The RNA shown here (TPP riboswitch aptamer (THI element)) has 91 nucleotides and comes from Sulfuricella sp. The source organism's lineage runs through Bacteria, Pseudomonadati, Pseudomonadota, Betaproteobacteria and Sulfuricella. It matches the Rfam family "TPP riboswitch aptamer (THI element)". Rfam links the family to the GO term thiamine pyrophosphate binding.
[in-house]
Parts: sequence; structure tokens; C1' cells
RNA sequence: ACACUUUGCUAGGGGUCCCCGCAAGGGGUGAGAAAUACCCUCUGAACCUGAUGCGGACGAAGCCGCCGUAGGGAAGCAUUUGCCACAAUGC
Repeated sequence: ACACUUUGCUAGGGGUCCCCGCAAGGGGUGAGAAAUACCCUCUGAACCUGAUGCGGACGAAGCCGCCGUAGGGAAGCAUUUGCCACAAUGC
């Protein structure tokens, strides 16, 4: 100097659906379904738009797939690891 990994700090971004039930609460998927939580921050499917889209499953649903190499989308500093180059010294 470069690359990538780990962790930390600070800052920022994001979602919260379906079913039963009067309610309390319970059940389904999920990291998270309102939690001093969880996820994501350009190497960006966290999340939004298209979308009241299309196909499938289900008791039902952003439940699964397609759409999707689509259009958008929020970062800095340290730390750690590796590799390369150069220099010095020794053999």
C1' cells in the first nucleotide's frame, strides 16, 4: 500500500404480516411480527417500488417461487487476519 476476514465504536437505514378470540391470550412463517430487540449500511435482496402483479401450497398470509443481471435503497473510524512489495540486518 492492497485485499479480505473478525470484532468494536460512532452514525445512519428498515420491517412488523396471517389465523382463532369480546378481550386477555394463543397458533403459523420468520433474524425480527413493537422488542432499551432484530436485520441491514454501497462487495448494499435489510427494506421499498412495480404490486390490489403472475404461479404454487396452505386453515390463512410479502408462506414459497417468479418478477430480479428490473428501478430505488442507509458509512465512517479503529481493530484483527492474510498476501504482496520495498528497506535494514543476519546466515